This is a predicted structure of a 345-nucleotide RNA (Bacterial RNase P class A) from an Acidimicrobiia bacterium. It is recorded under the gene name rnpB.
[in-house]
RNA sequence: CGAGCCCGUCGGACGGCCGCGGUCCUCGGACCGAGGAAAGUCCGGACUCCAUAGGGCAUGGUGCUGGAUAACUUCCAGGCGGGGCGACCCGACGGAAAGUGCAGCAGAGAGCAGACCGCCGAUGGCCCGUCAGGGCACAGGCAAGGGUGAAACGGUGGGGUAAGAGCCCACCAGCGUCGCGGGUGACCGCGGUGGCUCGGCAAACCCCACCCGGAGCAAGGCCAAACAGGGACGUCGGUGGCCCGCCGAUCGAGUCCCGGGUAGGCCGCACGAGCCGGCCGGUGACGGUUGGCCCAGAUGGAUGGCCGUCCUCGACAGAAUCCGGCUUAUAGACGGGCUCGCAUU
Numbered sequence: 001c002g003a004g005c006c007c008g009u010c011g012g013a014c015g016g017c018c019g020c021g022g023u024c025c026u027c028g029g030a031c032c033g034a035g036g037a038a039a040g041u042c043c044g045g046a047c048u049c050c051a052u053a054g055g056g057c058a059u060g061g062u063g064c065u066g067g068a069u070a071a072c073u074u075c076c077a078g079g080c081g082g083g084g085c086g087a088c089c090c091g092a093c094g095g096a097a098a099g100u101g102c103a104g105c106a107g108a109g110a111g112c113a114g115a116c117c118g119c120c121g122a123u124g125g126c127c128c129g130u131c132a133g134g135g136c137a138c139a140g141g142c143a144a145g146g147g148u149g150a151a152a153c154g155g156u157g158g159g160g161u162a163a164g165a166g167c168c169c170a171c172c173a174g175c176g177u178c179g180c181g182g183g184u185g186a187c188c189g190c191g192g193u194g195g196c197u198c199g200g201c202a203a204a205c206c207c208c209a210c211c212c213g214g215a216g217c218a219a220g221g222c223c224a225a226a227c228a229g230g231g232a233c234g235u236c237g238g239u240g241g242c243c244c245g246c247c248g249a250u251c252g253a254g255u256c257c258c259g260g261g262u263a264g265g266c267c268g269c270a271c272g273a274g275c276c277g278g279c280c281g282g283u284g285a286c287g288g289u290u291g292g293c294c295c296a297g298a299u300g301g302a303u304g305g306c307c308g309u310c311c312u313c314g315a316c317a318g319a320a321u322c323c324g325g326c327u328u329a330u331a332g333a334c335g336g337g338c339u340c341g342c343a344u345u
Base pairs, nucleotide, nucleotide: 001341002340003339004338005337006336007335008334009333010332012310013309014308015307016306017305018304020033021032022031023030024029025028035316039327040326042325043324044323045322046321047216048215049214050213060211061210062209063208064078065077066076067075068074079093080091081090082089083088094207095206099205100204101201102200116146117145118142119141120140123139124138125136126135127134128133154172155171156170157169158168159167173197175194176193177192178191179190180189181188182187220267221266222265223264229258230257231256232255233254234250235249236248237247238246239245274293275292276291277290278289279288280287281286311314
């Protein structure tokens, strides 16, 4: 210098005037006012109501190991597998020697398979024969070589054979099993041994292990008009000698009370698993401690407009109960670490 990998930060800046939403007060001001994703609503929790003795089944979810966390399908560290020269990236990564099932095209044959080309034809058969033998490729044998395919029932070499084949042997790979060593563990390394080799798919059914009650802030709670309803006071009758009381009827008006809860209002609802900085522990996710800070809260739903100065002329997009993640969108700018190649010293 070129090409690339990983992590992180910012997302026009400053000032003035006016406007909008919120809080507070001395009623005129002061202070605050979108995001890294506020988004998709895909996971996990907090919170609320309903249900619930306990257990089981089903549905659904998760699935290497150790840790982090309130929790997780998230994160960190590691193992294994795959990709890349490398920095590094990707992986729902338990079980296919429980059972069921699936596999287009090509191909002879695709699951305890198969013979198209090919090889052989020892044995039996046929033909020739000078009786040494030769030939044919009918029966039949083979799976080494070719060919198809993503995949063809271990690989290489040797022996063996008519030709061949784990048929036999050596080495290698893989599987089972045993032992030793390392690691908390997943797993790794080494050595022995066995039969000689066992296909793929479980984000197909299924099996195994673990987890899970349901609904969601329009959750839910409080106050509470108007109208309808109920009751008391009133009037009349009955009971009774009379009053109170009790019973029944009546409702015209008025007054008061009651319950449910509509309109409407308030709470939930903005101090929180909070943010920033330092120190300590930890490889890290994170935890502890200390100092500082207060940071939208609407409900016809605010966050805008104008002016001035400047720049690299500004992307994706805007809260609606809150928080932790994941995923997706994003003009451009900046910082740190690392890899490969070339050149020069």
Annotation: Its mean pLDDT, the model's own confidence on a scale to 100, is 79. RNAcentral holds the sequence, with entries from ENA. NCBI's taxonomy places the organism under Bacteria, Bacillati, Actinomycetota, Acidimicrobiia. Rfam family: Bacterial RNase P class A. Its family is annotated with dimeric ribonuclease P complex, ribonuclease P activity and tRNA processing in the Gene Ontology. Rfam describes the family as follows. Ribonuclease P (RNase P) is a ubiquitous endoribonuclease, found in archaea, bacteria and eukarya as well as chloroplasts and mitochondria.